[in-house]
Molecule: RNase P RNA; transfer RNA
Organism: Alphaproteobacteria bacterium
């Protein structure tokens, strides 16, 4: 210098003018308002994906069922699905990064297509033994047949190795039958351990060595796990982000939680006054209550029928709504230093107070500077454009997602120079 | 604040106990007709909203993300 890895941080600065929200003080004021002081968005305030605080409801304790979640080990924490450290696996030359990473001999299920065979499987091509077929050689006239001779015929004799037959060898190639095998080919994401040597007719954990796997013991480690020795000839394919099993965790709801104050209207109840049909009953006596009927009003579209309600005035009480107040900003709080710990984090001391209102304020403009960039210019410089993602709503700890531009530190690989 | 659902062809929807995506309509071509419509035959149309993971394999299962729709307080 180039390429890269990891961690942390900033995310425009200052000033003028005009505004907005909250709060404190001052005097005038019923109030509106006036003057001055102080404070006023974020690293994610976002998504609402987890975990808590807080509040109400439910609940005798514990356990269990169902449902949901989490899932290597140890630690941190109020808690977590978060964080730290380690283990194992994978990727990268490396710094470093990624992993929902319990259980597949508890059971059920799935593994399309291709392929012989997809889970206690299978033989398509292939390899090999035997037999047949084929070729060559030999054998005896024992046999049949062929050929020759004698004979009228029956028949007899001879000959050859032609055919059949027997024996032996070959079996290079092709085919058939019956077996052995799973090494090789081929299919597939995956083929029932891998590589090598021996062995065999060919082969095969059939035997052996190493690796893998399982298991026993020993050693190290809190543990996950790692190392070593022995044994086992291999049984135990993959999928649980399929059902499921195991271990652990979870009562429900959410500031629209909840608490207090409290209009108008309507409705409920008490008291008083006025009014009020019939019948029955009760208390018990000129009233009150209950039931039934009648009347009235409302609803079911109308009738029938059914359901509900029962006059007026005054006054008081209680509940709820509108509205108001609280919850609501001192908190698992920020910053600095020291100590313990590899670290997450914990402890101690000092210091600071820092938005909170209501569907919601935190803005606009100008100047100078900063960063990026276009044009002009040799340069100095001049003149334009741009500065992200985004916006508190009860609070806190995390995760995830968005983010222009920039700064710092540590480390890795390469090149060059000393 | 709490909770639920949806996203697949131009449009409306299936498919979501994993095996390579379909129907209707629309569109294109041909037949039919003097011509059009209707009808018949054939055909294509797809980042399955996006990104990542599990798996041999994902529209389907899991996680993240984007967009859209809906319900929930109280009173009568």
């Nucleotide at each position: 210098c180039c390429a890269g890895a990891c961690g942390g941080c900033c995310g425009g600065a200052u000033g003028g003018c005009c505004g907005c929200c909250c709060u404190c003080g001052g005097g005038c004021g019923c109030a509106a308002g006036c003057c001055g002081g102080g404070g006023g968005a974020g690293g994610a305030a976002a998504g609402u994906c987890c975990g808590g605080g807080c509040u109400c409801c439910a609940u005798g304790g514990a356990a269990g069922c169902a449902c949901g979640g989490u899932g290597c080990c140890g630690g941190g924490u109020a808690a977590c699905a978060c964080c730290c450290g380690g283990c194992g696996g994978g990727g990268g030359c490396a710094a470093c990064c990624c992993c929902a990473g319990g259980g597949a001999c508890a059971g059920u299920g799935c593994c399309a297509c291709a392929g012989a065979g997809a889970a206690g499987a299978g033989a398509c091509c292939g390899c090999c033994a035997g037999c047949g077929c084929u070729u060559c050689g030999c054998c005896u006239c024992a046999u049949g047949u062929g050929c020759c001779c004698c004979u009228c015929u029956c028949g007899g004799g001879g000959u050859u190795g032609g055919c059949a037959g027997g024996c032996g060898a070959a079996u290079c190639c092709a085919c058939g039958c019956c077996g052995g095998c799973a090494a090789g080919g081929g299919u597939g994401a995956a083929a029932c351990g891998g590589u090598g040597c021996g062995g065999u007719a060919a082969g095969a954990g059939c035997g052996c060595a190493c690796c893998g796997c399982g298991u026993u013991c020993c050693c190290g480690g809190u543990a996950a796990c790692g190392g070593g020795a022995g044994c086992g000839g291999c049984a135990c394919g993959g999928c649980a982000a399929a059902c499921c099993c195991c271990a652990c965790c979870g009562g429900g709801a959410g500031c629209a939680a909840g608490a207090c104050c409290a209009a108008a209207u309507a409705g409920g109840g008490g008291u008083g006054g006025c009014g009020c049909g019939g019948c029955g009953g009760g208390c018990a006596c000129u009233g009150c209550c209950c039931g039934c009927c009648a009347g009235g009003c409302u609803c079911g579209c109308u009738u029938c029928c059914g359901a509900g309600c029962u006059g007026c005035c005054a006054u008081c009480c209680g509940g709820g709504u509108c509205g108001g107040u609280c919850g609501c900003g001192c908190g698992a709080g920020g910053c600095g230093c020291c100590c313990g710990g590899u670290g997450a984090c914990g402890g101690g001391c000092g210091u600071c107070c820092c938005a909170g209102a209501g569907g919601a304020a935190u803005g606009g403009u100008c100047a100078u500077c900063c960063c990026c960039u276009g044009c002009c210019g040799a340069a100095a410089g001049g003149u334009g454009g741009g500065g992200a993602c985004a916006g508190a709503a009860c609070c806190c700890g995390g995760c995830u997602u968005a983010u222009a531009g920039g700064c710092c530190g540590u480390c890795u690989g390469g090149c060059a120079u000393c | 604040g709490c909770g639920g659902g949806c996203g697949u062809a131009g449009c409306u929807c299936a498919g979501c106990u994993g095996g390579u995506a379909g129907a209707g309509u629309a569109c294109g071509a041909g037949c039919u007709u003097c011509c059009c419509a209707a009808g018949c035959u054939c055909g294509g149309u797809g980042u399955c909203g996006c990104g990542g993971g599990u798996u041999c394999g994902a529209a389907u299962c899991c996680c993240g993300u984007c967009g859209c729709c809906c319900g929930c307080u109280c009173c009568a």